[in-house]
RNA sequence: UUUAUGGUUUUCUAGGGUUCCGCAGCAUUCGCCUGGUCUGGUCCGAGAGAAAACGCACAUCUCAUAUGUGUACACGGAGGGACAAAAGCCUGGGAGAA
Numbered sequence: 001u002u003u004a005u006g007g008u009u010u011u012c013u014a015g016g017g018u019u020c021c022g023c024a025g026c027a028u029u030c031g032c033c034u035g036g037u038c039u040g041g042u043c044c045g046a047g048a049g050a051a052a053a054c055g056c057a058c059a060u061c062u063c064a065u066a067u068g069u070g071u072a073c074a075c076g077g078a079g080g081g082a083c084a085a086a087a088g089c090c091u092g093g094g095a096g097a098a
Stems, first nucleotide, its partner, number of pairs: 007054006015044002020041002022038001023035003055071006073093001075096001079091003
């Protein structure tokens, strides 16, 4: 300096907010109101969190696929973007640092 199967998906978790539900509040307003400085259900959700399936590489094999092994490492902003909103979401294994 270059390369990326440093893969994909699903389920979940840390985390996140407030559309909906619930909860709480309300004197004249009981709802198309207020409150996330409400534990929560729905919801969003990790490259650097978990699991599984698939995939990939290699080996074995009765050549049909199947089985086994491996799939490492990973500091990191600000700003901007989406949905109702926010975020370890996206930008992004980016800038930068080492």